[in-house]
RNA sequence: CAGCUGACUCUCGAUGGGAGCCCUUGCCGGAAACGGUAAGGUGAACAGGCGUCAAAUUCGGGGAACCCUCUCGGCUUCGGCCAGUGGCAAUCCCGAGCCAAGCCUCGGAAACGAGGAAGGUGUAGAGACUAGACGGCGCCCGCCUAAAACCCCCCUCCGGGGGUCAUGGUGAUGGGAUAGUCCAGACUGCAAACCCGAAAGGGGCGG
Numbered sequence: 001c002a003g004c005u006g007a008c009u010c011u012c013g014a015u016g017g018g019a020g021c022c023c024u025u026g027c028c029g030g031a032a033a034c035g036g037u038a039a040g041g042u043g044a045a046c047a048g049g050c051g052u053c054a055a056a057u058u059c060g061g062g063g064a065a066c067c068c069u070c071u072c073g074g075c076u077u078c079g080g081c082c083a084g085u086g087g088c089a090a091u092c093c094c095g096a097g098c099c100a101a102g103c104c105u106c107g108g109a110a111a112c113g114a115g116g117a118a119g120g121u122g123u124a125g126a127g128a129c130u131a132g133a134c135g136g137c138g139c140c141c142g143c144c145u146a147a148a149a150c151c152c153c154c155c156u157c158c159g160g161g162g163g164u165c166a167u168g169g170u171g172a173u174g175g176g177a178u179a180g181u182c183c184a185g186a187c188u189g190c191a192a193a194c195c196c197g198a199a200a201g202g203g204g205c206g207g
Stems, first nucleotide, its partner, number of pairs: 001016002022041008048140006058096006067087002070084001073082003097121003103116005125183001127182005141171004149164006187207004194203003
């Protein structure tokens, strides 16, 4: 995530399909730890602390499995199957615009302003609002590595060995709505057994 059950989104249960961490191999980056990527394997445990931010939330565009349908085409053991159009959609993104705190640059006495790099918005069930996290930012902690630096030893030199130490790395996936409240939906009235469509499916106003 999906179908089943339950009126139903939610919850729970079992089933199925996946993701992350983990294992193996190849390639790339790196001094290393490790990171990225491709292919396979597996389905136990573990995933740090304290703070801080809550803004933007818009327009347009390109993909998409599973599942559903069968007007047209092919096949058929006449049950269906293949391909493909259509539908629904878990989700993967692009261009423009916009954005809180922090960081960088410029201006300024300062308040602040402009720009930049990340990151976010766009990207819920049409959507509205509140919060803070699995998000942005700051500090700390655990673990891994030790290039440079420093110290010691060996050595004529070149160089070698040892020690200390991150500025390096790692602390998963989940937010294409997470926790909630609302609304939508389910139920029901009207439209109406109406409109579009082959079908699947899509479509209005109320309670």
A computed fold for a 207-nucleotide RNA from a Hyphomicrobiales bacterium, annotated as Group I catalytic intron. The coordinates come from a structure-prediction model, not an experiment, and the mean pLDDT is 76. Its Rfam family is "Group I catalytic intron". The family has 12 seed sequences and 5,602 matches in Rfam 15.1. Its family is annotated with Group I intron splicing in the Gene Ontology.